[in-house]
Molecule: transfer RNA
Organism: Deltaproteobacteria bacterium
RNA sequence: GGGGCAGUAGCUCAGCUGGUUAGAGCACACGCCUGAUAAGCGUGAGGUCGGGCGUUCAAGUCGCCCCUGCCCCA
Numbered sequence: 001g002g003g004g005c006a007g008u009a010g011c012u013c014a015g016c017u018g019g020u021u022a023g024a025g026c027a028c029a030c031g032c033c034u035g036a037u038a039a040g041c042g043u044g045a046g047g048u049c050g051g052g053c054g055u056u057c058a059a060g061u062c063g064c065c066c067c068u069g070c071c072c073c074a
Base pairs, nucleotide, nucleotide: 001073002072003071004070005069006068007067010026011025012024013023019057028044029043030042031041032040050066051065052064053063054062
């Protein structure tokens, strides 16, 4: 230098062929339960979907540029 993959909640990850409310598990807060704790059950909070621009009625999803990490080729 060229190519590929990944970047979504605090962590690990889903998200089909764009479709209207972005989810799960764990963690966290509160409540239930218990003599108390753990476990279990319930509720809740938590997100610039890496950044920008564009396409579209509509973008996490498509296109372009950039950033970060990993891998391959040279």